This is a predicted structure of a 484-nucleotide part of an RNA (small-subunit ribosomal RNA, 5' domain) from an uncultured prokaryote.
Its mean pLDDT, the model's own confidence on a scale to 100, is 88.
Its Rfam family is "Bacterial small subunit ribosomal RNA".
Context: one part of a larger RNA
RNA sequence: AACGAACGCUGGCGGCACGCCUAACACAUGCAAGUCGAACGGGACUUAUGCCUUCGGGUGUAAGUUUAGUGGCGGACGGGUGAGUAACGCGUGGGAACCUGCCCUUGGGUACGGAACAACACCGGGAAACUGGUGCUAAUACCGUAUGAGCCCUACGGGGGAAAGAUUUAUCGCCGAAGGAUGGGCCCGCGUCGGAUUAGCUUGUUGGUGAGGUAACGGCUCACCAAGGCGACGAUCUGUAGCUGGUUUGAGAGGACGAUCAGCCACACUGGGACUGAGACACGGCCCAGACUCCUACGGGAGGCAGCAGUGGGGAAUAUUGCACAAUGGGGGAAACCCUGAUGCAGCAAUGCCGCGUGAGUGAAGAAGGCCUUAGGGUUGUAAAGCUCUUUCACCAGGGAAGAUAAUGACGGUACCUGGAGAAGAAGCCCCGGCUAACUCCGUGCCAGCAGCCGCGGUAAUACGGAGGGGGCUAGCGUUGUUC
Repeated sequence: AACGAACGCUGGCGGCACGCCUAACACAUGCAAGUCGAACGGGACUUAUGCCUUCGGGUGUAAGUUUAGUGGCGGACGGGUGAGUAACGCGUGGGAACCUGCCCUUGGGUACGGAACAACACCGGGAAACUGGUGCUAAUACCGUAUGAGCCCUACGGGGGAAAGAUUUAUCGCCGAAGGAUGGGCCCGCGUCGGAUUAGCUUGUUGGUGAGGUAACGGCUCACCAAGGCGACGAUCUGUAGCUGGUUUGAGAGGACGAUCAGCCACACUGGGACUGAGACACGGCCCAGACUCCUACGGGAGGCAGCAGUGGGGAAUAUUGCACAAUGGGGGAAACCCUGAUGCAGCAAUGCCGCGUGAGUGAAGAAGGCCUUAGGGUUGUAAAGCUCUUUCACCAGGGAAGAUAAUGACGGUACCUGGAGAAGAAGCCCCGGCUAACUCCGUGCCAGCAGCCGCGGUAAUACGGAGGGGGCUAGCGUUGUUC
């Protein structure tokens, strides 16, 4: 000098930051990812209207609202955490054998058919979670045929291979191809903590041929062949650790650190696995195993806060079960709009930084009181009182934004402005032996105690405790911890 700090004493206001560093411990409750009826069939409700009517109603058409299901897109983003990882993980600079939904550009196409399955109805099973059978049905769901510029394979003869429609009739879509943009996968050079009281390590190991696999190169995997590959320039083993931009200290070199913000990586109760998909081996998806918790009719089921709040626990220690989608951004939708604990705000904490206030002027050879005293006086001290003023902040009243493009403001009757009252509501903490700024009295008597180091205390203690006085900093001041 610094701090994501804590503890003790104290505490007026505001702005801006910042707040589980420990148990990647366990979690009650609510919310955090939905949306589209302009893809589709059905249900419910409302309105209008036709027919029938036993006046209860039944049935049909049209329009509207709403929606469980099929289907599409999104749930791979955004948000959290740092357990693991000493690694092409990260940083930096290169590389070639790749993919890329939505978006942009260019140029083609969008023809004809078919069979199902939910919903629904009926019949069951189950305590529940849920689930079985039969039957009906639509589509931008599924399948076939055709065509196919370009595309893929080719022995150059040929072969393979696509689509989906909707509505308000103007658009939005759909399929193939080429290019772009964006995002990503892969490879390499260099850099990246400690231990040699770890010296040898390795059999898919190292290379080759062929094959499989992948979006793609590759022992990535497999068969065969060879016997290689790494290592004191530290392999292997072991400990520790997310990496970086940066932060902090320092004149610098260097050291230490990696909270907040930003980039990358890894993880999502523990371990394993794949499915879907442009993209995952997927935090709020699936399956299996395990530990734990809960429900149960004992047959069987349900769950995963390292999302935002919040609870218990651990700990010296770290906040509200708040408001709003008004702004910015994201998902869906043609749109209206819906969703968004991202985000914007508010709340709590002197946790930090910065700013402001707690009054100003005048006022005695100097009140009272306190303390000291050589008893004369000295000091507290212009300090107070008194007198004259001011009103920042806080308070009361009135007005009242920008942030928002025409509309829409959570913040918020907030910021700010005007007026009003009254010095009024607002100072503490540590220290005073030397280092180190600041001295006396009383008490105590190696006791009680102090202490960062040196050291103080055993009857005159500037070092303990109190008082008066003084010094320092100030809404803080000290102590402890850590780094330089």